[in-house]
This is a predicted structure of a 424-nucleotide RNA (Bacterial RNase P class A) from Sedimenticola sp. NCBI's taxonomy places the organism under Bacteria, Pseudomonadati, Pseudomonadota, Sedimenticolaceae, Sedimenticola. Model confidence (mean pLDDT): 75 of 100. It matches the Rfam family "Bacterial RNase P class A". It is annotated as a ribozyme. The sequence was found by an Rfam model in a public genome assembly.

Parts: sequence; C1' cells; structure tokens
RNA sequence: GGAGAUGGUCGGAUAGCCGCUGUCGCGCAGGGAGUUCCUGGCGAUGGAGGAAAGUCCGGGCUCCACAGGGCAGGCUGCCAGGUAACGCCUGGGGGGCGCGAGCCCACGGAAAGUGCCACAGAAAACAGACCGCCUACCCCGGGGCGGGAGGCUGUCCAACUUAGGGGGCAGGCUCCUGAUUCGGGCGGCAAGGGUGAAAAGGUGCGGUAAGAGCGCACCGCGCUGCCGGUAACGGCAGUGGCAGGGUAAACCCCAGCCGGAGCAAGACCAAAUAGGGAAGCGUGCGCCAUAGGGCGCGACCCGUGGCCCGCGGGAGCUUCCGGGUAGGUCGCUCGAGGCGUCCGGUGACGGGCGUCCUAGAUGAAUGGCUAUCGGCGGCGUUUUGGCGCCGUUACAGAACCCGGCUUACAGACCAUCUCCCCCC
Repeated sequence: GGAGAUGGUCGGAUAGCCGCUGUCGCGCAGGGAGUUCCUGGCGAUGGAGGAAAGUCCGGGCUCCACAGGGCAGGCUGCCAGGUAACGCCUGGGGGGCGCGAGCCCACGGAAAGUGCCACAGAAAACAGACCGCCUACCCCGGGGCGGGAGGCUGUCCAACUUAGGGGGCAGGCUCCUGAUUCGGGCGGCAAGGGUGAAAAGGUGCGGUAAGAGCGCACCGCGCUGCCGGUAACGGCAGUGGCAGGGUAAACCCCAGCCGGAGCAAGACCAAAUAGGGAAGCGUGCGCCAUAGGGCGCGACCCGUGGCCCGCGGGAGCUUCCGGGUAGGUCGCUCGAGGCGUCCGGUGACGGGCGUCCUAGAUGAAUGGCUAUCGGCGGCGUUUUGGCGCCGUUACAGAACCCGGCUUACAGACCAUCUCCCCCC
C1' cells in the first nucleotide's frame, strides 16, 4: 500500500416562522349524560425505529374452561449452560468450506420395517459381464524344434559282370515321442478399463493359470475392555474378514414439549328500541311433597382446540322476518425497564450499588416553509492546503407490551484480527 474477516456506533445538524398532539400548572367560557367527561385560551415541558416491517416463534396480560385421562394432530431433534420462555442466545463436540482470520449445518435412528436412486451403464442389490485378463484341468486343429524307427528320390564314391550289395551328401515322405508356440472350444475372473453423483471398502506385498480379504501389514468398519471428559465425544488396547452405498428436508421408529381465544381481549358509564312476531325440535319414568320444589335413572342441547371417556351447565335450542344502539371512559404505558459502575463467569448472562422516567394517537398526532452548514458523487480550477458550480442525502412511520429470528438499507466512522506485495 492492497485484499479480506469479526464486533460495534451514527444514519443529518443549527436557527427562525407557522401548524398538530400528551402531561402538569393557571384562568375563565361553552356543551352534555352534572362535582364527571369533552372542546377552546396562556405558560412550562415531552412527542416515531434499528428495523417500528414480516406476523415466523416465545411469553406477560385479559377472558373462557373441573384446568383430568386417552387417541389423533403439531413442534423440536448432538452435548452442557443461559433465559420468564423459545424453534432464540452462549460455549463445547462432530461434519463441511476457506491459505488464513473465520463461516455454514433441517446434527437422534439406515442392524425394526417399507419405499426411492432418472438417464447412462453388463449391473444400482436376492446385483452383473460391454471392452477385457487367463487357458492351469479336459477336448479339437495347425506350425516349426529335438530324439527314435521305417522307407523314397537325386547324386558321388566303392565294387563288379557268378552271387551279394555298402557308405557319404542333399531334398522330401510316414509313424511314435518330448518340450514349446498359435488358434478354437469347454471353462475361470471381477483385479484393470468404460458408464455414472455413487459400482461387492482403500493402499501395498504375497499368492494364483489369471485373479479375488484368498492370506498378511497399515488405514476404514463392527464388537469388547480400559483411560480422559458432567456429557456429546476422544485416545489406547484386543478381537472379527466385515452387515455393499446413499436417502428419514421420504413413510416410519425413538426421545422431549404442547388448554383455547385474543386489546377488534376485556371492564365500566350513559342512551335507545318492540323484555317484538312466526315456524320447527325438545324432559319421559320412579320416589318424596299442599303449591313452589327436591332426589335417582334415561334421552336431548350447550361448554371443555378435533374425537372418545369423564366433568360442568340447561328449559330452553335452531332458523326466518322486523326494530334500536354503534357514544364516552378505562385497558394505554413504571417495565422479565434504561444508563453508569463494581463483583462473579471463557461466554451468553447473573448479582450489588447509584441514577433516570425517555410517545400514547383513535380515521389515527410527532409536520410544513425559509436560510446556513455537514456527508457523498461529478465537473472546472489550483504548486499543495484549497476554491467555485451542479446534483444528491438510504430502508422506512408506533397502535397493549416485552424477548428473539428473518428481510430492507445511500453513506460515514471506530476497534481487533488474517493474508498478499514493497521498503527499511
């Protein structure tokens, strides 16, 4: 000097004018449902985020529910911690990526079972032979080589005319036999090559006709034992030739967890109409009792997330027609709260002390205009510092609240760490 990684902060500022809204104080007026609420004036003082977004998780809070048991269904899925809790966070283990700082993981089980692995390929599992390698055993055919036997032709030598008949050289032929070679058959192989994401564990040595865990060594895998660790898991030793692989974000198996609905929850005040009309279903039996009513059994309806059991409640339930109200207040912001500091902890986080109060709207406030400055980009100019002009300034708006995750984001800054290059 360049390229990266991790964590964090800001994400416009100032002034003036005008306009909204909460709280507090002062002071009157109006409305109304009359000591309460609403509206208006003055003063003081606050007023949209790191994601307010997505509505994906977890809760607080409110209401309902004998809140219990089972089935179905859903969620999570290495271990240990943190937390109110979680599907989140922290640390560790294992796997993968990267030279590295670091990053990612939908990470229980494939020897419980059932599926699936297109195309290509011989073959994708009860696996197989496309190209190839071998030919030991056995069979068929050919070639030449060595040896043996028999005999043929040519020629030379010898010999000779009575008979007999040898040897050398050259070239063929027939048979037997030995070793070898080539081809074929019968057969052997899954080591080599090809196909593919993946092919009967990998590398090496021996062995074999050629091969193969066929045997051996090391690695891998299974089982057992010991050691370390809270554990996931790791290390060591022994043993076994060894269940071929992948896929459970396929069905499935295993372990753990799971009431429901939701601020349009819910509570209060006030007002008004017609405590309206029609149809259908529906309490039967027994006992006590003057009526009212009570108890037991059965049936019906409602509630309990779906279903069943159990439990609770009930003379009402369902459908249609018609009418009134839909206004105000609370809930609504002091919290599993923020900030600072100390202690404990690798860390998430926890504890102590101190300090602060930091929106609460309701058709929905938190804004509009002007001026100056800042940041970024471009152009021009300048010896540098700089100057001038133009453009632009992200994603995006609370609605009961909180802890997370995910997504969007122009630009600026800080800290630590890694790699590369150059110089001293």